[in-house]
RNA sequence: GGAAAGGUGUCAGAGUGGUCGAAUGUGCUUGUCUCGAAAACAAGUGUUCCGAAAGGAACCGAGGGUUCAAAUCCCUCCCUUUCCG
Numbered sequence: 001g002g003a004a005a006g007g008u009g010u011c012a013g014a015g016u017g018g019u020c021g022a023a024u025g026u027g028c029u030u031g032u033c034u035c036g037a038a039a040a041c042a043a044g045u046g047u048u049c050c051g052a053a054a055g056g057a058a059c060c061g062a063g064g065g066u067u068c069a070a071a072u073c074c075c076u077c078c079c080u081u082u083c084c085g
Stems, first nucleotide, its partner, number of pairs: 001084007011025002018068001027045006046059005061077005
């Protein structure tokens, strides 16, 4: 330099136009159980902004575009991994 795959809550990871801002696992918090812990079970749990609260808005690597509607399709760029040279 060329090609391919990928980037989504703390982490892993599914979702490939609408019912999804997010399944599932993991971590964390609280509770049940226990003499106590572990395990198991139950509930809760992303970030930022606005707001006294209730509540609301935005965010799927970054920026643009298409569309009534984009994490999902298109373009550019950034990063990671693999292969080729």
Background:
Predicted 3D model of an 85-nucleotide RNA (transfer RNA) from an uncultured Clostridia bacterium.